Notes: Predicted 3D model of a 73-nucleotide RNA (transfer RNA) from a Patescibacteria group bacterium. It was read from a public genome assembly. Model confidence (mean pLDDT): 81 of 100. It matches the Rfam family "tRNA". From the family's description: Transfer RNA (tRNA) molecules are approximately 80 nucleotides in length.
RNA sequence: GGGCCCGUAGCUCAUCUGGUAGAGCGCUGCGUUCGCAUCGCAGAGGUAAGGAGUUCGAGUCUCCUCGGGUCCA
Numbered sequence: 001g002g003g004c005c006c007g008u009a010g011c012u013c014a015u016c017u018g019g020u021a022g023a024g025c026g027c028u029g030c031g032u033u034c035g036c037a038u039c040g041c042a043g044a045g046g047u048a049a050g051g052a053g054u055u056c057g058a059g060u061c062u063c064c065u066c067g068g069g070u071c072c073a
Stems, first nucleotide, its partner, number of pairs: 001072007010025004019056001027043005049065005
């Protein structure tokens, strides 16, 4: 320098050919307990790496940039 793959909540990951962004763990509060843990209930938390384009509508399709991985030179 070139090819390919990946980037979604604090972490690990879903979201099955475009149509309301979710789960588990973690976190906060309440209940339970003498207290802790466990368990139950409720809740907070995401410009979907950044930008542009296509579309009535984009996490999803296209292009550029950034970061990570991998292969070739």